The RNA shown here (Bacterial RNase P class A) has 337 nucleotides and comes from a Burkholderiales bacterium.
It is recorded under the gene name rnpB.
The sequence is in RNAcentral, with records from ENA.
It matches the Rfam family "Bacterial RNase P class A". Rfam's curators write: Ribonuclease P (RNase P) is a ubiquitous endoribonuclease, found in archaea, bacteria and eukarya as well as chloroplasts and mitochondria.
Its mean pLDDT, the model's own confidence on a scale to 100, is 77.
Taxonomically the source falls in Burkholderiales (Bacteria, Pseudomonadati, Pseudomonadota, Betaproteobacteria).
[in-house]
RNA sequence: GGAGUCGGCCAGGCAGCCGCUGUACGCAAGUGCAGAGGAAAGUCCGGGCUCCGCAGAGCGGGAUGCAGGGUAACGCCCUGGCACGGCGACGUGACGAAGAGGGCCACAGAGACGAGUCAUCUGCGCAAGCGGAAGGGUGAAACGGGGCAACCUCCAUCCGGAGCAACACCAAAUAGGCAAGCGUGGCGUGGCGACACGCCGUAUGGCCGGCUCGGCCGAGCUUGCGGGUAGGUGGCUAGAGCCUUGGGGCGACCCAGGGUCGAGAGGAAUGGCUGCCGGUUCCACCGGGUCACACCGGCCGGAACCACAGAACCCGGCUUAUCGGCCUGCUCCCCUU
Numbered sequence: 001g002g003a004g005u006c007g008g009c010c011a012g013g014c015a016g017c018c019g020c021u022g023u024a025c026g027c028a029a030g031u032g033c034a035g036a037g038g039a040a041a042g043u044c045c046g047g048g049c050u051c052c053g054c055a056g057a058g059c060g061g062g063a064u065g066c067a068g069g070g071u072a073a074c075g076c077c078c079u080g081g082c083a084c085g086g087c088g089a090c091g092u093g094a095c096g097a098a099g100a101g102g103g104c105c106a107c108a109g110a111g112a113c114g115a116g117u118c119a120u121c122u123g124c125g126c127a128a129g130c131g132g133a134a135g136g137g138u139g140a141a142a143c144g145g146g147g148c149a150a151c152c153u154c155c156a157u158c159c160g161g162a163g164c165a166a167c168a169c170c171a172a173a174u175a176g177g178c179a180a181g182c183g184u185g186g187c188g189u190g191g192c193g194a195c196a197c198g199c200c201g202u203a204u205g206g207c208c209g210g211c212u213c214g215g216c217c218g219a220g221c222u223u224g225c226g227g228g229u230a231g232g233u234g235g236c237u238a239g240a241g242c243c244u245u246g247g248g249g250c251g252a253c254c255c256a257g258g259g260u261c262g263a264g265a266g267g268a269a270u271g272g273c274u275g276c277c278g279g280u281u282c283c284a285c286c287g288g289g290u291c292a293c294a295c296c297g298g299c300c301g302g303a304a305c306c307a308c309a310g311a312a313c314c315c316g317g318c319u320u321a322u323c324g325g326c327c328u329g330c331u332c333c334c335c336u337u
Base pairs, nucleotide, nucleotide: 001333002332003331004330005329007327008326009325010324012277013276014275015274016273017272018271020035021034022033023032024031025030037308041319042318044317045316046315047314048313049163050162051161052160061159062158063157064156065155066080067079068078069077070076081095082093083092084091085090096154097153101152102151103148104147105146118136120133121132122131123130124129167234168233169232170231177225178224179223180222181221182220185200186199187198188197189196190195205217206216207215208214241260242259243258244257245256246255247254248253278306279305280304281303282302283301285298286297287296288295
């Protein structure tokens, strides 16, 4: 110098103006402070939390599967072994059991776990064929022992279900339910009756926008209780938190001390504009180089672009997406001393 491998980090910066959400103060106007991610994503695993009947047993079902360890737990992580790939650093791994039972074993081969005889030799037989010997050929594997359990199965361990739209509390209007009080006239028809229907009438009821008069409709009205809905509040962000120091451990991780509070919306805030700086690419320009290009270096100027994506109860993982850049360790090759 080149190629590679392992792990970690950043995720354009600053300022001004105008907004949004939360919170503190304030009578108010307003002011101060805080305001997305490494994946907030997929919802694939594991937990916390809540309810369901207490979550215990059996059946069924599902998941996992070398050994040891870490953890709240895991299908995650760490260390070691083994197998495979790589010169190597390193990477990948459903890696328990062929012991019980069932099943399967491509191609080739006569025959693939069932039985039998393709070819050769040989005995008998006219022959078809029957019997014997040896083990030729095929193949990963051929009466002698196999392989496959990301085939069933067996063994071991684990798993109750639903999910914050969980769940808890407050609670209208209207219409049902229950209770109490007040009011409830007459006639006709039907019916044994309770009652139903029709007509006329009544008010303490209703309508004519508020009042009086007047008019009309005309049997209910008032109060209380209870359930549920709309709506509201909580759950709702102080947590297996984060930073730092020391110690233990090869490591995952653990222990102790100190410091700190970093979104909490909910049809859903976290944004927009302008300016300056930064990065990448291209053009122009300058220098080298060339016959001319190509190519290398520089940068005063100009233009374009600056990823993936976005909380929704909260954590631990895995997986997937991601412009560009930085750093530690290690491996191999080449060159120089």